[in-house]
RNA sequence: CUUAUCCAGAAAGACCGAGGGAAUUGACCCGAUGACGUCUUGGCAACCUGUCCGCACGCGGCGGAUAAGGUGCCACAUUCAACCCAAAUAUAUUUUGGGAAAGAUAAG
Numbered sequence: 001c002u003u004a005u006c007c008a009g010a011a012a013g014a015c016c017g018a019g020g021g022a023a024u025u026g027a028c029c030c031g032a033u034g035a036c037g038u039c040u041u042g043g044c045a046a047c048c049u050g051u052c053c054g055c056a057c058g059c060g061g062c063g064g065a066u067a068a069g070g071u072g073c074c075a076c077a078u079u080c081a082a083c084c085c086a087a088a089u090a091u092a093u094u095u096u097g098g099g100a101a102a103g104a105u106a107a108g
Stems, first nucleotide, its partner, number of pairs: 001108006011041005019030003024082004042074003047070003050066006078102001083099006
């Protein structure tokens, strides 16, 4: 950079010690009853590889199962708003829906 996915799922223990939930602003939330982070163990999921089954077959493949290997993940939660479009009506810089942007993960 490209493509796909992002409404589900899954936590205990030890250590540490003040901030944390990606970034900016605002809101909201978590946090000395110890958050965040690190390690260990456990788990979730099924993107890639492997194995097995079915279908198809010249090759490439399609679907399912499994969870051995490679990643990933395990507060709410990609939290909401911000930019664009549409709709509604109580006209409030309101509500709802869609998209974009940004981000995360996988594969290339």
This is a predicted structure of a 108-nucleotide RNA (SAM riboswitch aptamer (S box leader)) from uncultured Flavobacterium sp.
RNAcentral holds the sequence, with entries from MGnify.
Taxonomically the source falls in Flavobacterium (Bacteria, Pseudomonadati, Flavobacteriales, Flavobacteriaceae).
Model confidence (mean pLDDT): 78 of 100.